[in-house]
Molecule: transfer RNA
Organism: Candidatus Hodarchaeota archaeon
């Protein structure tokens, strides 16, 4: 240097043109003698890596940069 994979909420994760889903944690409540477990409610929200383009519409298509990871050289 070159190719492929990736980047979404505090974390982990789906979603592959038209409504950004679920876990895990965290905070209350219920329940417990007290915690665990378990259930409810919050936290609930994310301009979806940055910026441009395409289109009526983009997390998603394209182009250029970033950033981690993996062949290769």
């Nucleotide at each position: 240097g070159a190719c492929g994979u990736g980047g979404u909420c505090g974390c982990c994760a789906a979603g592959u043109g038209g409504g950004a889903a679920g876990g895990c944690g965290c905070c209350a409540g219920a329940u417990u003698g007290a915690a665990g477990a378990u259930c409810u409610g919050g936290u609930c929200a994310a301009u979806c890596g940055a910026g441009a383009g395409u289109u009526c519409a983009a997390a998603u298509c394209u182009c250029u940069c970033c950033c981690a990871c993996g062949u290769c050289a």